[in-house]
RNA sequence: CCACCGAAAGGGUAAGAUCCGGGUGACCGGAUGACGCAAAGCUACCUGUCCUGUAGAGUCAGGAAAGAGGGGCUGUCGAA
Numbered sequence: 001c002c003a004c005c006g007a008a009a010g011g012g013u014a015a016g017a018u019c020c021g022g023g024u025g026a027c028c029g030g031a032u033g034a035c036g037c038a039a040a041g042c043u044a045c046c047u048g049u050c051c052u053g054u055a056g057a058g059u060c061a062g063g064a065a066a067g068a069g070g071g072g073c074u075g076u077c078g079a080a
Stems, first nucleotide, its partner, number of pairs: 005078002012037002017032006035067001041073003045070003049064005
């Protein structure tokens, strides 16, 4: 220095819910708030999920979502 791993320390973040605002909608932003998280930092590439066109479906197109999983990039600390 790198990998595995995740004790300790310093910290970080923020689910649900509520209020306000935006959007046809999924959902997003802000405030309050903490269920949790060692990548719950970023990324829509893959699977799955959700919304719209859209109806009884299929295909297709557009969108959402990173706290469903995988992949990619980056990152704090250093016990066993």